[in-house]
Context: one part of a larger RNA
RNA sequence: UCCGGUUUAGGGAAAUCGGCAAUCUCGCCCCGUAUCUUCGGUAGAAGGGGUGCCUAUACUCCUCUCAAGGGAGUGUAGGUCGCAGUGACAAGGAGGAAGCGACUGUUUAACAAAAACGUAGGGGACCGCUAGACAGAAAUGUUUUGUAUGGUUCCUGAGGUCUGCCCAGUGCCGGUGUGUCAAACCCGAGUCCAAUCGGGCUAAGCCCCGGUAAACGGCGGCGGUAACUCUGACCGUCGUAAAGUAGCGUAAUCCCUUGUCGAUUAAUUGUCGACCCGUCUGAAUGGCUUAACGACUUCCUCGCUGUCCCAAACCGGAACCUA
Numbered sequence: 001u002c003c004g005g006u007u008u009a010g011g012g013a014a015a016u017c018g019g020c021a022a023u024c025u026c027g028c029c030c031c032g033u034a035u036c037u038u039c040g041g042u043a044g045a046a047g048g049g050g051u052g053c054c055u056a057u058a059c060u061c062c063u064c065u066c067a068a069g070g071g072a073g074u075g076u077a078g079g080u081c082g083c084a085g086u087g088a089c090a091a092g093g094a095g096g097a098a099g100c101g102a103c104u105g106u107u108u109a110a111c112a113a114a115a116a117c118g119u120a121g122g123g124g125a126c127c128g129c130u131a132g133a134c135a136g137a138a139a140u141g142u143u144u145u146g147u148a149u150g151g152u153u154c155c156u157g158a159g160g161u162c163u164g165c166c167c168a169g170u171g172c173c174g175g176u177g178u179g180u181c182a183a184a185c186c187c188g189a190g191u192c193c194a195a196u197c198g199g200g201c202u203a204a205g206c207c208c209c210g211g212u213a214a215a216c217g218g219c220g221g222c223g224g225u226a227a228c229u230c231u232g233a234c235c236g237u238c239g240u241a242a243a244g245u246a247g248c249g250u251a252a253u254c255c256c257u258u259g260u261c262g263a264u265u266a267a268u269u270g271u272c273g274a275c276c277c278g279u280c281u282g283a284a285u286g287g288c289u290u291a292a293c294g295a296c297u298u299c300c301u302c303g304c305u306g307u308c309c310c311a312a313a314c315c316g317g318a319a320c321c322u323a
Stems, first nucleotide, its partner, number of pairs: 001318008010309002014307001019304001027051005036041001038158001052080012081085001093302007100294002105117002121156007132143004159289004164219003169216002171212005177207001179206002185200005220238005247281001248278001259275006
């Protein structure tokens, strides 16, 4: 010096990206318990008290025919010792507020456990069974000894509350449509045959017409205007398939940005609450909210501590030196 541990006056997170690590707390009994809530919970919330041993006494249960004795347990009263009575071992730190994900669950064996995946719930599409879908060249097999309250597949992701406008583009579905349209076939030309050429007929498709957004997706600009100023309910105009609705909003989304105001601090690029032109928010690519839950992420408070001020001593092991 390294590894593992023990203790530390006073202070108590000042250390650090961050309380990382290590303390604190811890069992059992009694009292007591806010907010929110899907009324189940939250909750061991929080917080407070007790705990040994001895004696006496009142009971309960077991063993037991009764009695006596023994064992297990409860209450009451008195006493007694220590710094300390769950005396060793075992054995929750707590609270407040946000984000995300509803939850229990699953995952990168050996750098990632999560906000990722899944989930119940919601929605769409295909399919009437010799089905649809999947594997296979096929035979055949699986779903299935199943049958639409079923199966396959895609999206969303508990619950609450909702899910706006657009079918112009792309896709999908439908259509007794005058268009277009291959070969075969028919007719004609080709000196006879043929090659070949021209015309006709014509399926799907394309085109055309319609539907469909919980299909892929998309969801404007300029100018003027109110009795100081500002703002613009209002008006005009261009323009689109439609001109972003309800919500939420400096956000896991905001470049400017350490936005502005308030709270928190002595001091805060933090956090929380508001504000909103957000020019890249926004509704099952789900929007907003939500009790409970989380080895998730962030902020704050109490307690606690060698994280630190600022180090010290000790106990083991190793490195190292010598034999």
This is a predicted structure of a 323-nucleotide part of an RNA (large-subunit ribosomal RNA, domain IV) from a Candidatus Aenigmatarchaeia archaeon. Model confidence (mean pLDDT): 84 of 100. The full RNA is in RNAcentral, with records from ENA.